[in-house]
RNA sequence: GCGGGGAUGACCGCCGGCUUCGUUGGAAGCGGGAGGAAAGUCCGGGCGCCACAGGGCAGGGUGCAGGCUAACGGCCUGUCAGGGUAACCUGAAGGAAAGUGCCACAGAGAAUAGACCGCUUCGACUUCGGUCGGAGUAAGGGUGAAACGGUGCGGUCAGAGCGCACCGCGCUCCGGGAGAUCGGAGCGGCACGGUAAACCCCACUCGGCGCAAGGAAGGAUCGACGGCGAAGGCGGCCCGCCUCAUCGGUCCGAUAGAACCGCUGGCGUCUGUAGGUAACUACAGUCCUGGAUGAAUGGUCAUCAAAACAGAACCCGGCUUAUACCGC
RNA sequence: GCGAGAUAGCUCAGGCGGUCAGAGCGUCGGAUUCAUAACCCGGAGGUCGAGAGUUCGAGUCUCUCUCUCGC
Numbered sequence: 001g002c003g004g005g006g007a008u009g010a011c012c013g014c015c016g017g018c019u020u021c022g023u024u025g026g027a028a029g030c031g032g033g034a035g036g037a038a039a040g041u042c043c044g045g046g047c048g049c050c051a052c053a054g055g056g057c058a059g060g061g062u063g064c065a066g067g068c069u070a071a072c073g074g075c076c077u078g079u080c081a082g083g084g085u086a087a088c089c090u091g092a093a094g095g096a097a098a099g100u101g102c103c104a105c106a107g108a109g110a111a112u113a114g115a116c117c118g119c120u121u122c123g124a125c126u127u128c129g130g131u132c133g134g135a136g137u138a139a140g141g142g143u144g145a146a147a148c149g150g151u152g153c154g155g156u157c158a159g160a161g162c163g164c165a166c167c168g169c170g171c172u173c174c175g176g177g178a179g180a181u182c183g184g185a186g187c188g189g190c191a192c193g194g195u196a197a198a199c200c201c202c203a204c205u206c207g208g209c210g211c212a213a214g215g216a217a218g219g220a221u222c223g224a225c226g227g228c229g230a231a232g233g234c235g236g237c238c239c240g241c242c243u244c245a246u247c248g249g250u251c252c253g254a255u256a257g258a259a260c261c262g263c264u265g266g267c268g269u270c271u272g273u274a275g276g277u278a279a280c281u282a283c284a285g286u287c288c289u290g291g292a293u294g295a296a297u298g299g300u301c302a303u304c305a306a307a308a309c310a311g312a313a314c315c316c317g318g319c320u321u322a323u324a325c326c327g328c
Numbered sequence: 329g330c331g332a333g334a335u336a337g338c339u340c341a342g343g344c345g346g347u348c349a350g351a352g353c354g355u356c357g358g359a360u361u362c363a364u365a366a367c368c369c370g371g372a373g374g375u376c377g378a379g380a381g382u383u384c385g386a387g388u389c390u391c392u393c394u395c396u397c398g399c
Stems, first nucleotide, its partner, number of pairs: 001328004006304007014033002017030005035309001039320002042318005047210004054239004059206005064078005079093001080091004094201002099199002101195003116141002118137008149167006168190001169188008214261002218252007229244001231243003268287001270285006329399006337353004346384001355371004377393005
């Protein structure tokens, strides 16, 4: 890193499905019944309603390249960077040359650099040890997470990209590559400290609300209204779009936070072939059998060395976290 | 399905990251009193829920978990 994660048999139960019987209640038979994470709710999609989801502002998210996918912040292959002797592993990896902010303490100086010690030189004074003042200097010391390119040679009073070589950096050009990017040549003495998981800029992207969505479904009676608006849908704002007649109260009937639909066969499982480095895709065959609503999937016994983490609640694709024991 | 929070024994502050870890109550010691309380003076007490990351530097920013509360 990957796979499995109790098996078999007997008995007693629980929840759906189908068939048969029965006027109803129900009975009999057949067949089925939690997971790799069903979890966290961290992302994405389907589905439903609101414009078959529109424009702008505001706001959120993502951030190397190419690909996969219904979509993604996921996955695959590669590039670069970091780590490791190596196999390999890890990475929220655009922009600091658009602008703004911040960089505590220490330190002379923290971004328009900076003379504390030191070094050099000049002048004055001198008790001849030095002291004071002017000018030059970023090579050395010291502070710090970070001190305004690094090393070496030359040069100089001492120094300095001041000059040169190599390295780094920037610009231009050429070549390889689909691209991230890699290799090379020339020019420039260096301009450009760090921080964007600070504001921000750039590119791409996101409408809102979630199955408590939503749909369908009685009767009687009373009241309001007879409608284009300062109305409602509409929810951060504006535009825009749509709707326009029913709404409210009381009582009755299984009585109501009820029951029904949504509800489980789906972007599905397994196998083979083909394409692709791979993620994945296409075709053929095969299998399908959880659907509750206080909520089923359990208990006892026997054998085996042992039995973890944990249990659906609209459904899928991922991520993350938990996991005894066995195997590779 | 959705949202909020965790800082001393308790209740809570901590602005756009830096000597900033604080306040009140409680507790301990002293002083006062015959003694106790109150008042007064002084002190102790914190891995900032846990683990990673960004940064020179994290209570604060980001991610992942744990726990609590609410709709």
This is a predicted complex of two RNAs, RNase P RNA and transfer RNA, with 399 nucleotides together. It holds a member of the Rfam family "Bacterial RNase P class A". Rfam classes the family as a ribozyme.